Predicted 3D model of a 266-nucleotide RNA (Bacterial large signal recognition particle RNA) from a Candidatus Eiseniibacteriota bacterium. The coordinates come from a structure-prediction model, not an experiment, and the mean pLDDT is 76. Lineage of the source: Bacteria > Bacteria candidate phyla > Candidatus Eiseniibacteriota.
RNA sequence: GCGCGCUAGGCGGGGAAUUAGCGGUGCCCUGUGACCCGCAAUCCGCUGUAGCGGGGUCGAACAUCCGUCCGAGGCCUCUCGUCCUCGUCCGGGAUCUGAGAGAAGUGGCGUUGAGUGUCAGGUCCCGCGCAAUCGGACCCGGCGAAUCCGGUCAGGGCCGGAAGGCAGCAGCCGUAAGCCGAUCACCCGAUGUGCCGCGGGGGAGCUUGACAGGAGCCAACUGGCUCAGCGUUCCGCCGGGGGCGGAGGUCGAAGCGGACGCGUGC
Numbered sequence: 001g002c003g004c005g006c007u008a009g010g011c012g013g014g015g016a017a018u019u020a021g022c023g024g025u026g027c028c029c030u031g032u033g034a035c036c037c038g039c040a041a042u043c044c045g046c047u048g049u050a051g052c053g054g055g056g057u058c059g060a061a062c063a064u065c066c067g068u069c070c071g072a073g074g075c076c077u078c079u080c081g082u083c084c085u086c087g088u089c090c091g092g093g094a095u096c097u098g099a100g101a102g103a104a105g106u107g108g109c110g111u112u113g114a115g116u117g118u119c120a121g122g123u124c125c126c127g128c129g130c131a132a133u134c135g136g137a138c139c140c141g142g143c144g145a146a147u148c149c150g151g152u153c154a155g156g157g158c159c160g161g162a163a164g165g166c167a168g169c170a171g172c173c174g175u176a177a178g179c180c181g182a183u184c185a186c187c188c189g190a191u192g193u194g195c196c197g198c199g200g201g202g203g204a205g206c207u208u209g210a211c212a213g214g215a216g217c218c219a220a221c222u223g224g225c226u227c228a229g230c231g232u233u234c235c236g237c238c239g240g241g242g243g244c245g246g247a248g249g250u251c252g253a254a255g256c257g258g259a260c261g262c263g264u265g266c
Base pairs, nucleotide, nucleotide: 001266002265003264004263005262006261009058010057011056012030013029014028015027020047021046022045023044024043035055036054037053038052039051064259065258066257067256068255073251074250075249076248077247078246080245081244082243083242084241085240086239087238090236091235092234093233094232095231096229097228098227099226100225104222105221106220107218108217109216116212117211118210119209120208121207122206123205124201125200126199127198128197129196130194131193132191133190134189135188136187140181141180142179143178149174150173151172152171157166158165159164
């Protein structure tokens, strides 16, 4: 060095998540030479030699270790950039709404007299009257008491020798308080009453009339002005969350190079 036999071992690896931890199923990346069956996510198996059980196959190389290159992808951090979204308060812009002032335009009222002023009345308040309505009382009718109301009191009772007398239930008649009805003329009281009357007060506003006077008045719409609005929307500030990118860190597959068993024969 080659052949044969065998053993350890291999028949993918990695990331996140889960887990006390490890591995697997599931997710993602990588990648193929990378076996088959059974198990399994509020899961399955195991305990540092950290999937288990069964079968097949390879077998010291595609294993393992070291180095190297390219570094896919995942995860973490960020006084970074950008975009989206949410919140806050502040600032600004636009728009809308509301209020105010004004009267340029439209419109309306006005010489058949505007705004304004004066006088009188009304609206308002108080008192009185009248009316209305309601209630009460009076009057009238009816009902109305087992007994403690009246009259008459059958029967029965009591007194009496008798004549006679007494109390009295039921019944009948009547009445009281009270109840019901009717009347509402008079009387009393009340009022969410009145195009009612009289007197007084008040006089801001509104309104009616008269007089004076002689040209303005109104602000509905449009436009402009001022103010307000955690109304709407946009931009900015600040803060939270997310996507993408960037920077840093961490894990990190495949690729390439090197090293590395036992026995036996030639």